[in-house]
Context: one part of a larger RNA
Molecule: large-subunit ribosomal RNA, domain I
Organism: microbial mat metagenome
RNA sequence: AGCAGUUGGGGGAUGCCUAGGCUCUUGGAGGCGAAGAAGGACGUGUUAAGCUGCGAAAAUUAUCGGGGAGUCGCAAAAAGGUUUUGAUCCGAUAGAGUCCGAAUGGGGCAACCCGUAAUCUUGAAGAGAUUACAUUCCGCAAGGAAGGCUAACGUGGGGAACUGAAACAUCUAAGUACCCAUAGGAAGAGAAAACAAUAGUGAUUUCCGGAGUAGUGGCGAGCGAAAUGGAAAUAGCCCAAACCGAAAAUGUUACGGCACUUUCGGGGUUGUAGGACUGAGUAAAGUUAUUGACAAAGAAUCAGAAUGUUUUGGGAAAGACAACGAAACAAGGUGAAAGUCCUGUACGAGUAAUGCGUCAAUGAUGAUCAGCAUCCUGAGUAAGCGGGGACAAGAGGAAUCCCCGUUGAAACCGCCGGUACCAUCCGGCAAGGCUAAAUACUACCAAGAGACCGAUAGUGAACUAGUACCGUGAGGGAAAGGUGAAAAGUACUCCGAAUAGGAGGGUGAAAAGAACCUGAAACCAACUGCUU
Numbered sequence: 001a002g003c004a005g006u007u008g009g010g011g012g013a014u015g016c017c018u019a020g021g022c023u024c025u026u027g028g029a030g031g032c033g034a035a036g037a038a039g040g041a042c043g044u045g046u047u048a049a050g051c052u053g054c055g056a057a058a059a060u061u062a063u064c065g066g067g068g069a070g071u072c073g074c075a076a077a078a079a080g081g082u083u084u085u086g087a088u089c090c091g092a093u094a095g096a097g098u099c100c101g102a103a104u105g106g107g108g109c110a111a112c113c114c115g116u117a118a119u120c121u122u123g124a125a126g127a128g129a130u131u132a133c134a135u136u137c138c139g140c141a142a143g144g145a146a147g148g149c150u151a152a153c154g155u156g157g158g159g160a161a162c163u164g165a166a167a168c169a170u171c172u173a174a175g176u177a178c179c180c181a182u183a184g185g186a187a188g189a190g191a192a193a194a195c196a197a198u199a200g201u202g203a204u205u206u207c208c209g210g211a212g213u214a215g216u217g218g219c220g221a222g223c224g225a226a227a228u229g230g231a232a233a234u235a236g237c238c239c240a241a242a243c244c245g246a247a248a249a250u251g252u253u254a255c256g257g258c259a260c261u262u263u264c265g266g267g268g269u270u271g272u273a274g275g276a277c278u279g280a281g282u283a284a285a286g287u288u289a290u291u292g293a294c295a296a297a298g299a300a301u302c303a304g305a306a307u308g309u310u311u312u313g314g315g316a317a318a319g320a321c322a323a324c325g326a327a328a329c330a331a332g333g334u335g336a337a338a339g340u341c342c343u344g345u346a347c348g349a350g351u352a353a354u355g356c357g358u359c360a361a362u363g364a365u366g367a368u369c370a371g372c373a374u375c376c377u378g379a380g381u382a383a384g385c386g387g388g389g390a391c392a393a394g395a396g397g398a399a400u401c402c403c404c405g406u407u408g409a410a411a412c413c414g415c416c417g418g419u420a421c422c423a424u425c426c427g428g429c430a431a432g433g434c435u436a437a438a439u440a441c442u443a444c445c446a447a448g449a450g451a452c453c454g455a456u457a458g459u460g461a462a463c464u465a466g467u468a469c470c471g472u473g474a475g476g477g478a479a480a481g482g483u484g485a486a487a488a489g490u491a492c493u494c495c496g497a498a499u500a501g502g503a504g505g506g507u508g509a510a511a512a513g514a515a516c517c518u519g520a521a522a523c524c525a526a527c528u529g530c531u532u
Stems, first nucleotide, its partner, number of pairs: 001531009015517001016482002020453002022450007029442002031149002039100003042055003046078002050074002061094006070082003105114003115133007135146004153184001154182005164171001168218001194201002205232004215223002236434003239378001243266006250259003271412001273377004277371004286365009297354001301349002307322005323340002325329001331343003383407008393419001414429005469476002489516001492504004
């Protein structure tokens, strides 16, 4: 020096654990905000740095309900309080709630500065207190509304590129990402100018299927329907107009009125055409709003069965023996593995706010027949042309729908559609509006689940985590869990300079001794053996 073994150090793998995550299910809720939100700053405790709570009434105040012995958050200490005259705690309602922030009296480098008016502080003051004072929209005014925040889902307005086409330009990616506007608990769509095909269906939406079909496509890459069928859920309505009436303005008048315009009320709402009009005739069913009564449910919460002995052990829930409950053998805890020890669980009870629903009253709304001469039935609209866009469909033979420009109809003997166009036939009635459910989503609340993770995993975050730290900034972004059943957290002695460390001694089942469960490897040392 090497190798091997042993004993330690070192290190923190592994095993076990879970306080935290992940993904879902069911139900709820689906908003908060000028009555000042979300989010913050600064305060607030006897001592108080952080987190949590709270707001100058500041780890809280009042009332009501619950509960029943301790309690003053995490937090274990000291001191001092409080509580059966019912505290702490839980639920509900109220009170209070600094400053910033839409921030709104003006300003501003957010959490700061400075005002005006009125009133008050006996008067005065360059002092203090309270209240009011932003903008926009609506309204004659009084007054009212809006603004900002928020995870996804919705609708609308804008709208890429990488990429694919094995290059690339039409095309694709994709109307995606992203930006903007704006709404609701859902939104949007929606009661046929629809589909279909000689048979029929009968608003919309969603799912299955049709179907990777019909099509489309540098007919490349790709893109990609619809109807029939089967399900979910079902719900239908209101205007404009004709006509009747009222009011007001205007014009005109033989002052009786008439005409026209506007506003309001009645009327009326469809394709087998319907309605007005003329003549008959009706007040009901149903629907809905408000109020009242009853009332399911509904916070904290209450109640809730049944076991003993013995063995081992530090400890019994384990083993043995003998019992019992079960509408409860879900689960968690307890010194180890508990149906019968504790918390619970099943079945029940309970009520504040609120009020599904039922009934009643009141109000609103709400039919039909015949005649058919006349009148009405959405106009710069439909449609054509030019240019774009949307449709599965890239301009094509290209219908249909939308936009811009430009032309520009018909009037029920009418008009539109049925994928160029024409005829026949069939289906429908545009140019006004509303509409629940089935559907989408989950920041949030409650209950639950997992052939999901188990501390280099699972969220970045199991712990003072979007913290520490880095960056001018946008932004980036960690590490870090485990004594023990219980602190019983080592009295006392000794070595030592020692509040370091250690040796005794004590606690404990075990030092597991806080650098604390287990304690692998690398690496280091000592000792022993072998080899050189």